Context: one part of a larger RNA
RNA sequence: UCCGGCGAGUUACUAAUGCCAGCGAGGUUAAGUGGUCAGAAGCCACGGAGCCGAAGGGAAACCAAGUCUGAAUAGGGCGUAAAGUUAGUAUUAGUAGACCCGAAACCGGGUGACCUAUCCAUGUCCAGGUUGAAGCAGCCGUAAAAGGCGUUGGAGGACCGAACCCACGUCUGUUGAAAAGGGCGGGGAUGAGGUGUGGAUAGCGGAGAAAUUCCAAUCGAACCCGGAGAUAGCUGGUUCUCCUCGAAAUAGCUUUAGGGCUAGCCUCGUAUUAGAUUACUGGAGGUAGAGCACUGAAUAGCCUAGGGGGCCCAAAGCUUACCGAAGCUUAUCAAACUUCGAAUGCCAGAUAAUUGAUGUACGGGAGUCAGUCCGCGAGAGAUAAGUUCCGCGGGCAAAAGGGAAACACCCCAGACCUACUGCUAAGGUCCCAAAGUGCACGUUAAGUGGAGAAGGAUGUGUGAUUGCACAGACAACCAGGAUGUUGGCUCAGAAGCAGCCAUUCAUUCAAAGAGUGCGUAAUAGCUCACUGGUCGAGUGGUCAUGCGCCGAAGAUGUACCGGGGCUCAAACGUGACACCGAAGCAUAGGAUUCGUUUUUUACGAGUGGUAGAGGAGCAUUCUGUACGGGCAGAAGCCAGAUCGAGAGGACUGGUGGACUGUAUUCAAGAGAGAAUGCCGGU
Repeated sequence: UCCGGCGAGUUACUAAUGCCAGCGAGGUUAAGUGGUCAGAAGCCACGGAGCCGAAGGGAAACCAAGUCUGAAUAGGGCGUAAAGUUAGUAUUAGUAGACCCGAAACCGGGUGACCUAUCCAUGUCCAGGUUGAAGCAGCCGUAAAAGGCGUUGGAGGACCGAACCCACGUCUGUUGAAAAGGGCGGGGAUGAGGUGUGGAUAGCGGAGAAAUUCCAAUCGAACCCGGAGAUAGCUGGUUCUCCUCGAAAUAGCUUUAGGGCUAGCCUCGUAUUAGAUUACUGGAGGUAGAGCACUGAAUAGCCUAGGGGGCCCAAAGCUUACCGAAGCUUAUCAAACUUCGAAUGCCAGAUAAUUGAUGUACGGGAGUCAGUCCGCGAGAGAUAAGUUCCGCGGGCAAAAGGGAAACACCCCAGACCUACUGCUAAGGUCCCAAAGUGCACGUUAAGUGGAGAAGGAUGUGUGAUUGCACAGACAACCAGGAUGUUGGCUCAGAAGCAGCCAUUCAUUCAAAGAGUGCGUAAUAGCUCACUGGUCGAGUGGUCAUGCGCCGAAGAUGUACCGGGGCUCAAACGUGACACCGAAGCAUAGGAUUCGUUUUUUACGAGUGGUAGAGGAGCAUUCUGUACGGGCAGAAGCCAGAUCGAGAGGACUGGUGGACUGUAUUCAAGAGAGAAUGCCGGU
């Protein structure tokens, strides 16, 4: 790992509600006793104590279909006018371990110092080598000492290094040879040394050269048994089938926030007769929008009180290209502004239409209290987030099918079953791949389509408007482009062209600036504006709009059409037609629920579903009763193309070798795939 077996809402009492049954203004016995029986159980009988109900009100006395309050005969509260009770059974709740398994812990009583820590008693062990303290004696030395020298001597938590003890480094081992080892090195090795034997200290404790270290592979409180099935708002698991309905992820409160309680939403029963939508009518309201009369914000101008500056010795007064409340005109802004003000929604009502049990009340049972995405309206945030928090709606959750390549949440559409039938939705119709290489008219040249902004641009289509133009425009070419004058000033110079000034003027002209640019040191030179000619028909500007272009750099590999591939398209826009396309709709047959009905035969409406409520069944073991089967082969096991909507049930053959079935009834140790489940096998 797999297979097999075992494995989780039980039992008792009490209460509520439903169903069923007995009796019924009543219902019912409990303990106990007797009979049956050899006796127990069971059954039958007795036993009326007690309990519930038939009357309530009041704190009570007490009164009573009433009573309490009260001064009250008032008013008000609670009653009267509906039958209960005792068993059984189902569901739920409470008390018990109460669906099952699971703590870490707490307490009690014991067992441990053969491991290890410290201590006590008594033994024992430490190869070999080295160093050479004190002291004694000697010699030198001293007044005597001190001191010195070489011997002797043999001290030391002395030195080197085996046994022994330890455990510093590294390699290895890591389902090991070993639940701490092995290899190579390392430290101590006469000491606070090692070690044997016997003894002492015990868990709310002991011991500790002190590390939360040790106290038998266990230590921030040992182990064993017990309280004990501790408790677990937590995790996991919880076993057959079909049918009907079908949620919630919200509010309030909560030492509450991943838990509860009540309400909301679901289901079942009983009773009742309302309910919903649309149209119409009548209401309340201050949002969107708008506006500036209020409250504030805020733009420009005018005007003015006042302030500042100036004149003035001061006062008075005058003045001002300064600031400027209020006011007037102009143009604006606001969730906490409103002289205004919708749509929708909400409330109520009579009538009509549609719908057809959807409403309400009471009672039994729940689950839910982590929601999520999308569209719209707001707040928070950065008018960020697959963000957060509300409101309205839709989906998912609890929804399969088709489309979006793939894709809970988007688009279409709600799966009772069968069909090698038909029609459609979204979306599609060149190939992968079902259906148009379809039709008509345009657009795009960018593979735009098949990601992207501000901004930029003689891309290209459409529309509008305007200037110039056969008295000749635009472009090109030929020619002119002059004079006062080098305007004045400035300047080394300044002559159209460094700079400054200017009623930038005037003349000749077809036209020609006191000069558009290049250029020179300054001139010169080139050129433009402007004009004539050649040519001969359109040429400029602006606005709006369709589709494109640039802007455009990313990490494995084309890689931002699903791919191939696509250009009068297989892209985009408009229009008409055809087809494909789903579990949608239709057609045929069948099943089932509810309603109606002529009551199993027709019609009508249904039949996705998690938590959950309700209903109907299958199988297993046992009891009673009835009927059976079996050595001429029971149960069990194996095989098979059989029946039933399913859980499941038959039949036949083989195997097996002694029990077993059907109908009905009663009772449960009553269904296994999951619990890192338990036991066995492998």
A computed fold for a 682-nucleotide part of an RNA from a Clostridia bacterium, annotated as large-subunit ribosomal RNA, domain II. Its mean pLDDT, the model's own confidence on a scale to 100, is 85. Lineage of the source: Bacteria > Bacillati > Bacillota > Clostridia. Rfam family: Bacterial large subunit ribosomal RNA. Gene Ontology terms of the family: ribosome and structural constituent of ribosome. It was read from a public genome assembly.